RNA sequence: UGAUCCCGCGCGGGAGAGAGGGGCUGCCCUGGCCGCCCCCGCCGAAGGCGCAACCGGCCCCCGGAAACGCUCAGGCAGAAGGACCGCGCGGAGAAG
Numbered sequence: 001u002g003a004u005c006c007c008g009c010g011c012g013g014g015a016g017a018g019a020g021g022g023g024c025u026g027c028c029c030u031g032g033c034c035g036c037c038c039c040c041g042c043c044g045a046a047g048g049c050g051c052a053a054c055c056g057g058c059c060c061c062c063g064g065a066a067a068c069g070c071u072c073a074g075g076c077a078g079a080a081g082g083a084c085c086g087c088g089c090g091g092a093g094a095a096g
Stems, first nucleotide, its partner, number of pairs: 001096001006091008018040001020039005026033003041076003047072001048070003054064004
């Protein structure tokens, strides 16, 4: 000096599923909106969990663990969020 890998930040892209029914407060005004609660139906790509594909080991046990599974949480017009991908910046660290 320092690639891959790891962490953080910024920008861009980013799916799915009821603009469901009822009730309550508030706001605007003759009808609507936000928020919350309950009920039914659904989604999976924050997170979480798994007896789980797969991987590893001192191997019939142990460890890690997915975009798979479960739907606790979250979500089902828009907004927000969003795994993951691309680019840029910074940090740590290490082969060379």
Molecule: Glycine riboswitch aptamer
Organism: Muricoccus pecuniae